[in-house]
RNA sequence: UCCCCGGUGGCCCAGUCCGGUGAGGGCACCCGUAUGAUAAGCGGGCGAUCGCUGGUUCGAAUCCAGCCCGGGGGA
Numbered sequence: 001u002c003c004c005c006g007g008u009g010g011c012c013c014a015g016u017c018c019g020g021u022g023a024g025g026g027c028a029c030c031c032g033u034a035u036g037a038u039a040a041g042c043g044g045g046c047g048a049u050c051g052c053u054g055g056u057u058c059g060a061a062u063c064c065a066g067c068c069c070g071g072g073g074g075a
Stems, first nucleotide, its partner, number of pairs: 001074007010027004020058001029045005051067005
């Protein structure tokens, strides 16, 4: 310097290809249920405007441009 992959709640991931329902699942956390008590199970709740900025569009996590960070490869 070039190419490829990735960045989405506290943590791990899906969704991106093909733009449109309330951004969903698991773990964690909180409450309830249950028990002598705890755990497991079950029910409920909490929390992300999706790395940043701009653009396209009626509408962007998704498309386009630039930049930042992490990983891999080439010279």
Predicted 3D model of a 75-nucleotide RNA (transfer RNA) from Actinomadura verrucosospora.
The source organism's lineage runs through Bacteria, Actinomycetota, Streptosporangiales, Thermomonosporaceae and Actinomadura.
RNAcentral holds the sequence, with entries from ENA and Rfam.
Its mean pLDDT, the model's own confidence on a scale to 100, is 82.